The RNA shown here (c-di-AMP riboswitch aptamer (ydaO/yuaA leader)) has 151 nucleotides and comes from a Planctomycetota bacterium.
The organism belongs to Planctomycetota, within Bacteria.
Its Rfam family is "c-di-AMP riboswitch aptamer (ydaO/yuaA leader)". Rfam describes the family as follows. This family represents a conserved RNA structure found upstream of the ydaO and yuaA genes in Bacillus subtilis and related genes in other bacteria.
The prediction has a mean pLDDT of 80.
[in-house]
RNA sequence: UCGUCCAUGUCGCCGAAUCCCGCCCGGUCGGGAGCGGGGGAACCAAUCACCGGGGCGUAGCGCGCUGGUCGCCUGGCAUCAGGCGUGGUGUGCGCAGGCCACUCUUCGGCCCAGCCCGUCAGCUCACCUCGUAGGCGUGAAGAGGCUCCGG
Numbered sequence: 001u002c003g004u005c006c007a008u009g010u011c012g013c014c015g016a017a018u019c020c021c022g023c024c025c026g027g028u029c030g031g032g033a034g035c036g037g038g039g040g041a042a043c044c045a046a047u048c049a050c051c052g053g054g055g056c057g058u059a060g061c062g063c064g065c066u067g068g069u070c071g072c073c074u075g076g077c078a079u080c081a082g083g084c085g086u087g088g089u090g091u092g093c094g095c096a097g098g099c100c101a102c103u104c105u106u107c108g109g110c111c112c113a114g115c116c117c118g119u120c121a122g123c124u125c126a127c128c129u130c131g132u133a134g135g136c137g138u139g140a141a142g143a144g145g146c147u148c149c150g151g
Base pairs, nucleotide, nucleotide: 011137012136013135014134018033019032020031021030022029023027034132035131036130037129038128039127044122052120053117054116055115056114060095061094062093063092064091065090070085071084072083073082074081075080097111098110099109100108102144103143104142105141106140107139
């Protein structure tokens, strides 16, 4: 000097996921505010068949490659071989969608998951009910805006 790891504090990003109070002795507790989600009339929508259906979330749709499993057919002494259908898994591309640190535009970049309900739910006043986690550290240009300092 550079890099990595740990601890504490501060500032910020994605996200609804923040703040306050009480008790207890400092929690897998209780309450409130704020924010977010679900259920739930009339009216409207829907009304057939098959596949059950639905919710949170940006994570939806389509076209390929790979191709487990299963079924059928043909040949075959056995081992087995070939074909057709089905199609898990993994993966690529396209359109749509989400994010990149005040906002917009352009360029550039990244993501496109995961989980839940359990045969049940369209919308929906009143009403009922649930959550308030977790993970991270900001590429560039232009325009506009905000804040601070000085005159």